[in-house]
Context: one part of a larger RNA
RNA sequence: UGACGGGGGCCCGCACAAGCAGUGGAGCAUGUGGUUCAAUUCGAUUCAACGCGAAGAACCUUACCUGGGUUUGAAAGGCCAGUGACACCCGAUGAAAGUCGGUCUUGUAGCAAUACACACUGGUACAGGUGCUGCAUGGCUGUCGUCAGCUCGUGCCGUGAGGUGUUAGGUUAAGUCCUGCAACGAGCGCAACCCCUGCACUUAGUUGCCAUCAGGUCAAGCUGGGCACUCUAAGUGGACUGCCUACGCAAGUAGUGAGGAAGGCGGGGAUGACGUCAAGUCCUCAUGGCCCUUACACCCAGGGCCACACACGCGCUACAAUGGCCGAUACAAAGGGCUGCAAGAGCGCAAGCUGGAGCUAAUCCCAUAAAAUCGGUCUCAGUUCGGAUUGAGGGCUGCAACUCGCCCUCAUGAAGCUGGAAUUGCUAGUAAUCGCGGAUCAGCACGCCGCGGUGAAUACGUUCCCGGGCCUUGUACA
Numbered sequence: 001u002g003a004c005g006g007g008g009g010c011c012c013g014c015a016c017a018a019g020c021a022g023u024g025g026a027g028c029a030u031g032u033g034g035u036u037c038a039a040u041u042c043g044a045u046u047c048a049a050c051g052c053g054a055a056g057a058a059c060c061u062u063a064c065c066u067g068g069g070u071u072u073g074a075a076a077g078g079c080c081a082g083u084g085a086c087a088c089c090c091g092a093u094g095a096a097a098g099u100c101g102g103u104c105u106u107g108u109a110g111c112a113a114u115a116c117a118c119a120c121u122g123g124u125a126c127a128g129g130u131g132c133u134g135c136a137u138g139g140c141u142g143u144c145g146u147c148a149g150c151u152c153g154u155g156c157c158g159u160g161a162g163g164u165g166u167u168a169g170g171u172u173a174a175g176u177c178c179u180g181c182a183a184c185g186a187g188c189g190c191a192a193c194c195c196c197u198g199c200a201c202u203u204a205g206u207u208g209c210c211a212u213c214a215g216g217u218c219a220a221g222c223u224g225g226g227c228a229c230u231c232u233a234a235g236u237g238g239a240c241u242g243c244c245u246a247c248g249c250a251a252g253u254a255g256u257g258a259g260g261a262a263g264g265c266g267g268g269g270a271u272g273a274c275g276u277c278a279a280g281u282c283c284u285c286a287u288g289g290c291c292c293u294u295a296c297a298c299c300c301a302g303g304g305c306c307a308c309a310c311a312c313g314c315g316c317u318a319c320a321a322u323g324g325c326c327g328a329u330a331c332a333a334a335g336g337g338c339u340g341c342a343a344g345a346g347c348g349c350a351a352g353c354u355g356g357a358g359c360u361a362a363u364c365c366c367a368u369a370a371a372a373u374c375g376g377u378c379u380c381a382g383u384u385c386g387g388a389u390u391g392a393g394g395g396c397u398g399c400a401a402c403u404c405g406c407c408c409u410c411a412u413g414a415a416g417c418u419g420g421a422a423u424u425g426c427u428a429g430u431a432a433u434c435g436c437g438g439a440u441c442a443g444c445a446c447g448c449c450g451c452g453g454u455g456a457a458u459a460c461g462u463u464c465c466c467g468g469g470c471c472u473u474g475u476a477c478a
Stems, first nucleotide, its partner, number of pairs: 001478002003475003007472007015462002019426005026317003030313004034308002042053002064303007073126001078124007089102005106117004128292002131290003137286002139281003142277001144275001149188006155164003168179003194269004199237007208227002213224003240263001243257001244255004319419001323378006335366003340359002345354003385416001390411007432454007
C1' cells in the first nucleotide's frame, strides 16, 4: 500500500422487511448429470453452466458410429511432361457415392510449323483437418456493475515503499455540487449531447373526416370535393429548482404551493472507467506451436445426436364456480409478404382442398385479437374440472415422416383436490393475466425477441441475511 475480520462508523441496492404471483408435489415439454450404446459428436459447470452456443438434428445440417468408396484430392492457385479431350447422352454394376464400357469428340491466331486459352491424365511442390493447446494469442463476450470509482502533471511531505490531491463538514442517483484545506490543475468514468415515449406549433396531404357541401347504398369515405380534426414524419418550442414560502454561509432540501401536458434525473433505451476472475470461446473467424497426410483428409448410404432404472435446472398445462361449456356482441399495437401474402366464392364436421380477385403494399393480404361484456347451462363431484396416454380414420410439408415432424376428427380418458425442507421474480402502466406478430424455417415453438389489452397489493423501517461504496481500526497474510 492492499487484502481479510463471526472489528467499528456512515451510506446504498427488490438485499431484508411489507405485499402479490410463483418454483419445490402432478402430467408433459426442454436442457443437464448419470447410465446405456457401434455411436448416443463437441463445447458451457457457483453466482456469471443447465429452453446455454442451437434464431429451429427426418435426409442435408453433422463435426459421431457402421459399411461402401477416393488419394494432387470437394474448392484454390504454381511448375514440369503428355494428351485432345472433358462434359452431355446411352448401357452395365451398385444402396448411393463410385467404377467400367459405348457413342460423340476443343476454341482463337496462322498456309503450316507452332503459340495462347481451355480441359483431362501423370508427376511434383502442396492442399485439407470442427485434430491438440483459450495456461502461447488476436478479436469478441460474460462478471463485479451503470457500482462511483480509477488515475495523471506540477508542487509539497517522507531515507524509502509511498502519501497529499481523492481526506474533513454538508449535499447528491453520482469523486454531483458547495464550503474548508499544501495543494493547484487535468484526464478516463458520472451527467449532458443520441434514440423512443408524454404536450403544443409549423410544414406536407391518394391514411383520416360528413367536420362542411353534393351524389349514392341493405350497408360502407363508397364517389365528387376538402386538409379542419385524427394520423403519418421532418422541424421547432417546452422543464431550468426558472417563480413563491420555510430552512441553510453555500450547494441544496421540503411544500396537497402557483403555473403547466409534464416538476425536481418526467418514463424507457443505447452508452459499461482503471481493472478482477491464467473467467468463456483454437467448433464463427483469425493465428503461433504441436500432430495426421492411401488418413485425424474427402465422397456416399444407413444409423446416431430423439436411448432411459434414476437425479437436478428453465418452462407449459392443470388441480376448477372471480370457473368449464354453448350462443351473441365490442375494442388493439407492432410486424411480415413476389420461389411471397393471398380476399370473396365453392367443397369438407375439421385440419385442409379447389380456385385465384388484389397487392412490390399507410392503398391488397396475413387478420375473426383474446381476456372483457350480454344471455343460457353445469352445482362441488376426480365432476360438463383436468387433459396425459393409447386405438382408429384423415390432412399438410417434403425425394422420403419406421427409427424421428406438425395438425384435425372420433374414441380413450391417467396423475393431479394448491404442493415438505427450501427457494425465485416484481416498487406502476410494474407484478399478475390475455391474446397478436416476427426471426430461424420446405415442414416443425410450451423456447427466444417484440407488440399491445385488462390492470393490482405493499414499502413501518434498516436490527438481521446477501452484495456493494467511503472513512477508520487490528493482523503472525501478500
RNAcentral holds the full RNA, with entries from SILVA. A computed fold for a 478-nucleotide part of an RNA from a metagenome, annotated as small-subunit ribosomal RNA, 3' major domain. Rfam family: Bacterial small subunit ribosomal RNA. The coordinates come from a structure-prediction model, not an experiment, and the mean pLDDT is 84.